[in-house]
RNA sequence: GGACGCAUAGCUCAGCUCGGUUAGAGCACAUGCCUCACAUGCAUGGGGUCGGAGGUUCAAAUCCUCCUGCGUCCACCA
Numbered sequence: 001g002g003a004c005g006c007a008u009a010g011c012u013c014a015g016c017u018c019g020g021u022u023a024g025a026g027c028a029c030a031u032g033c034c035u036c037a038c039a040u041g042c043a044u045g046g047g048g049u050c051g052g053a054g055g056u057u058c059a060a061a062u063c064c065u066c067c068u069g070c071g072u073c074c075a076c077c078a
Base pairs, nucleotide, nucleotide: 001074002073003072004071005070006069007068010027011026012025013024020058029045030044031043032042033041051067052066053065054064055063
């Protein structure tokens, strides 16, 4: 230098293929119940606007372009 993959809640991930109902799950966290207390269990709840910018569209996590970070492979080099 070239190709490809990944980036979504505090963590691990789904959703992207084929744009369309309010962005979800598990764990974690908070509150309540329970307990002498803790744990387990049960119930309720908070937390994102999808790596950044721009574009297309009535409508973008999803399509297009550029950039950033991480990873894999290939090439080059003294």
Model confidence (mean pLDDT): 81 of 100. This is a predicted structure of a 78-nucleotide RNA (transfer RNA) from Binataceae bacterium (SeqCode). The same sequence occurs in records of 2 taxa. Lineage of the source: Bacteria > Bacteria candidate phyla > Candidatus Binatota > Binatales (SeqCode) > Binataceae (SeqCode). RNAcentral holds the sequence, with entries from ENA and MGnify.